[in-house]
A computed fold for an 85-nucleotide RNA, annotated as c-di-GMP-I riboswitch aptamer. The model forms 95% of the base pairs in the Rfam consensus.

């Protein structure tokens, strides 16, 4: 420098649920709280997944759609702690 990785050390982050508060909804944030992560750190570049306010259509039900959301769905892209056991 690169690939790897434990029944080890430090640390770190925090699912499901519960409150609260924004949100049309997904969901997000914040106290709790721990399913789990070595990238569960960043970035929506590519796919996938939820939403369906608006908008098209439709008498209507209803259908479609992202410009909304998911980085803890995958891949890609930069950054990184610790180990020669």
């Nucleotide at each position: 420098a690169g690939a790897a990785g434990a029944u080890a050390a430090a640390g770190g982050c925090a699912a499901a649920c519960u409150u609260a508060u924004u949100g049309a909804a997904a969901a997000a944030u914040a106290a709790g709280g721990a399913c789990g992560c070595a990238a569960a750190a960043u970035c929506u570049c590519a796919g996938g997944u939820c939403u369906a306010a608006g908008g098209u259509a439709c008498u209507a039900c209803u259908a479609c759609u992202a410009a909304g959301a998911u980085g803890g769905c995958u891949g890609g892209a930069u950054u990184u702690c610790c180990u020669g056991a």
It was read from a public genome assembly, where an Rfam model found it.
The coordinates come from a structure-prediction model, not an experiment, and the mean pLDDT is 83.